Transfer RNA from a Minisyncoccota bacterium, 71 nucleotides, folded computationally.
The sequence is in RNAcentral, with records from ENA.
The same sequence occurs in records of 3 taxa.
Rfam family: tRNA. Its family is annotated with triplet codon-amino acid adaptor activity in the Gene Ontology.
Lineage of the source: Bacteria > Bacillati > Minisyncoccota.
RNA sequence: GGGCCUAUAGUUCAGUGGUAGAAUAAUCGUCUCCAAAACGAUUGACCGAGGUUCGAAUCCUCGUGGGCCCG
Repeated sequence: GGGCCUAUAGUUCAGUGGUAGAAUAAUCGUCUCCAAAACGAUUGACCGAGGUUCGAAUCCUCGUGGGCCCG
């Protein structure tokens, strides 16, 4: 220098154009003599900028971070 993959909640991951979810974590509550466990509730996110579309986490382009391969 060239090519490919990847970026979603604090963390690990789903989500094939139409409501953003799970597990775990955190906080609160129930239970308990107390604690743990269990159960319930709450909080919390689409890497950035453009474009396409009635509508974009999703498709396209350019960047940024990370990974792999070639030279």